[in-house]
RNA sequence: GGGACGGUAGCUCAACCUGGGAGAGCACUAGACUGAAGCUCUAGGUGUUGUGGGUUCAAAUCCCACUCGUCCCA
Repeated sequence: GGGACGGUAGCUCAACCUGGGAGAGCACUAGACUGAAGCUCUAGGUGUUGUGGGUUCAAAUCCCACUCGUCCCA
C1' cells in the first nucleotide's frame, strides 16, 4: 500500500441482510425481607448506536469519507 471483519448500556452481545417502538444477560441503584448481610422478590435503561457528511417523510440499519482494533496479502 491492497483486502476482509468488527466499534451499539459499566461488561459480554442482539437488532443491520429486508429502513419505522434501541433491546437481552450480568453488573448497578432504590424498596421489601434479615439483628446485619447474602439469597429471593418488586421497581428503575443509565445509550450522541466510533466520527463527519449524504439519501429518505423517517437511518443503528442504505451510500461516501475518516478513525480505532483484529486478521490476511504484498

Annotation
The prediction has a mean pLDDT of 82. Transfer RNA from a Candidatus Woesearchaeota archaeon, 74 nucleotides, folded computationally. Its Rfam family is "tRNA". The family's RNA type in Rfam is transfer RNA. The RNAcentral record of the sequence draws on ENA. NCBI's taxonomy places the organism under Archaea, Nanobdellati, Candidatus Woesearchaeota.